[in-house]
RNA sequence: UGCGGGAUCGUCUAGUGGUAGGACAUCGGGUUCUGGCCCCGGCAACCUAGGUUCGAAUCCUAGUCCCGCAG
Numbered sequence: 001u002g003c004g005g006g007a008u009c010g011u012c013u014a015g016u017g018g019u020a021g022g023a024c025a026u027c028g029g030g031u032u033c034u035g036g037c038c039c040c041g042g043c044a045a046c047c048u049a050g051g052u053u054c055g056a057a058u059c060c061u062a063g064u065c066c067c068g069c070a071g
Base pairs, nucleotide, nucleotide: 001070002069003068004067005066006065007064010024011023012022013021018054026042027041028040029039030038047063048062049061050060051059
């Protein structure tokens, strides 16, 4: 430098253009003599900037960062 892949709650991870989900963590409650386990509930995220579309995490363009391959 070229090509390919990736970026989503604090962490990990789903999501075939139409409600952003799950687990762990955290917070509140229940249970317990106390704590843990367990049960119920809550909070919390789409890398950035444009474009297409009635509607974009998803499609297109450019950029940033990470990984791999080639030179």
Source information: This is a predicted structure of a 71-nucleotide RNA (transfer RNA) from a Candidatus Woesebacteria bacterium. Its Rfam family is "tRNA". It is annotated as a transfer RNA. Taxonomically the source falls in Candidatus Woeseibacteriota (Bacteria, Bacteria candidate phyla). It was read from a public genome assembly.